[in-house]
Context: one part of a larger RNA
RNA sequence: GGAUGAACGCUGGCGGCGUGCUUAACACAUGCAAGUCGAACGAUUAAGACGGCUUCGGCCGUGUAUAGAGUGGCGAACGGGUGAGUAACACGUGACCAACCUGCCCCGCGCUCCGGGACAACCGCUGGAAACGGCGGCUAAUACCGGAUGCUCCGGGGAGGCCCCAUGGCCUCCCCGGGAAAGCCCCGACGGCGCGGGAUGGGGUCGCGGCCCAUUAGGUAGACGGCGGGGUAACGGCCCACCGUGCCCGCGAUGGGUAGCCGGACUGAGAGGUCGACCGGCCACAUUGGGACUGAGAUACGGCCCAGACUCCUACGGGAGGCAGCAGUGGGGAAUUUUGCGCAAUGGGGGGAACCCUGACGCAGCAACGCCGCGUGCGGGACGAAGGCCUUCGGGUUGUAAACCGCUUUCAGCAGGGAAGACUUUGACGGUACCUGCAGAAGAAGCUCCGGCUAACUACGUGCCAGCAGCCGCGGUAAUACGUAGGGGGCGAGCGUUAUCC
Numbered sequence: 001g002g003a004u005g006a007a008c009g010c011u012g013g014c015g016g017c018g019u020g021c022u023u024a025a026c027a028c029a030u031g032c033a034a035g036u037c038g039a040a041c042g043a044u045u046a047a048g049a050c051g052g053c054u055u056c057g058g059c060c061g062u063g064u065a066u067a068g069a070g071u072g073g074c075g076a077a078c079g080g081g082u083g084a085g086u087a088a089c090a091c092g093u094g095a096c097c098a099a100c101c102u103g104c105c106c107c108g109c110g111c112u113c114c115g116g117g118a119c120a121a122c123c124g125c126u127g128g129a130a131a132c133g134g135c136g137g138c139u140a141a142u143a144c145c146g147g148a149u150g151c152u153c154c155g156g157g158g159a160g161g162c163c164c165c166a167u168g169g170c171c172u173c174c175c176c177g178g179g180a181a182a183g184c185c186c187c188g189a190c191g192g193c194g195c196g197g198g199a200u201g202g203g204g205u206c207g208c209g210g211c212c213c214a215u216u217a218g219g220u221a222g223a224c225g226g227c228g229g230g231g232u233a234a235c236g237g238c239c240c241a242c243c244g245u246g247c248c249c250g251c252g253a254u255g256g257g258u259a260g261c262c263g264g265a266c267u268g269a270g271a272g273g274u275c276g277a278c279c280g281g282c283c284a285c286a287u288u289g290g291g292a293c294u295g296a297g298a299u300a301c302g303g304c305c306c307a308g309a310c311u312c313c314u315a316c317g318g319g320a321g322g323c324a325g326c327a328g329u330g331g332g333g334a335a336u337u338u339u340g341c342g343c344a345a346u347g348g349g350g351g352g353a354a355c356c357c358u359g360a361c362g363c364a365g366c367a368a369c370g371c372c373g374c375g376u377g378c379g380g381g382a383c384g385a386a387g388g389c390c391u392u393c394g395g396g397u398u399g400u401a402a403a404c405c406g407c408u409u410u411c412a413g414c415a416g417g418g419a420a421g422a423c424u425u426u427g428a429c430g431g432u433a434c435c436u437g438c439a440g441a442a443g444a445a446g447c448u449c450c451g452g453c454u455a456a457c458u459a460c461g462u463g464c465c466a467g468c469a470g471c472c473g474c475g476g477u478a479a480u481a482c483g484u485a486g487g488g489g490g491c492g493a494g495c496g497u498u499a500u501c502c
Base pairs, nucleotide, nucleotide: 001502002501003500004499006498007497008496009495010494013374014373015372016371017370018369019367020366021332026330027329028328030327031326032325035074036073037072040071041070044067049062050061051060052059053058081285082284083283091209092208093207094206095205096204097203100202101201105198106197107196108195109194110193111192113147114146115145116144122137123136124135125134126133127132153178154177155176156175157174158173159172160171161170162169163168183190211257212256213255218248219247220246223245224244225243226242228240229239230238260282261281262280263279264275265274266273267272287308288307289306290305291304310321311320312319313318338364340363341362342361346360347358348357349356350355377407378406379405380404387398388397389396390395411443413438414437415436416435417434421429446491447490448489449488450487451472452471453470457486458485459484460483461482467474468473
């Protein structure tokens, strides 16, 4: 000098765009953050409509619609947060899988037949303070189950052909065994099943690369390998039985410390050094530890079970909870925002659609936290007012500075008009941006430094005191170094200080 997610002191006019718990992965009141589908299903339902009846209170039926719960489907594994753990194939990069999976989506081929029994809801009885149940009875389905058929599908066997980097892979044919489905709507959709391919997303393996300590030198028993098996989508000591005794290590094993990694960011002429906030990719985690279930897919944040700590309710028998989602609270801290508006846009989930949901997101609010832009006037104006300060008392300086004269109106203010962003309907932002008009210099300047480094000097006060200080060093009676004043230098809505990196 540059830089910062900064903080502190003094000061503070406007706008645009960004950014905003770096500390306690501390604890959390309250609200919201994941639902949707009636074109899968059964049973209910306010108002209103139509028809009928009426004792004028209302009642019944019809067909929609509406609403809440239930069965069922899809979603809830995305999106959003955090960086605790992790020195590891976690990440980056390159390669491989002849050892793998992939719901929804796209393409192709074929199929969609016949039956059955339940369980919620509901009704009845009943337990419990509650959370939540128990028993009996009825019922539908794209829920569940049985059978049939079935291809290039799966398993076993056989024949032929082709190919590879090992295990091996591919194609054709034959035999045996096995495996499927679902309708709804009402004529136009949406679906269902099997197989093959694609796309997307994932899983696995390996080469190389990126921290510190040797004041850590030996480490290791599923440990290293084999055979056989189990398990998995799949390879594998991943797991298990048996057998062998190996395996890693000074090119740093093992141990300890620290740390999410990267694209990148800062700095630097570069080499390099430091960092990994915002944005993007990957990973890990979701009160702590463990476990599985469901599912195409699970670290399952707003799922389940168990244990621990903590908080809350309780009728003491037992229950409920998890903000590292968005706001917000306490606490910690030098320090970090609103319990805002909207689904209008973009994107996501469900739905044929209308639409519903969406604290993702779009906006607004707060904060000079940062960057950028603008303003706080412009021109004239004295042989130079007043005042201040200095003075050799002559004067010098503040200083064209002010007053005064003329002019202008950016920004802010007031008034009128008023968007794009949306496509045909739909605009939170927002009467915002922007345009026009009006008034008046009017509402808008500070901070720091002045001994040398380093740009800028005098006076007074103080008297090794009070104090200053980045280094050298100033202060003990004429201090350009302390304090104040005048003057001056620098930067300017900022200026200094502190911290950290280069």
About this RNA:
The prediction has a mean pLDDT of 85. Small-subunit ribosomal RNA, 5' domain from an uncultured bacterium, 502 nucleotides, folded computationally.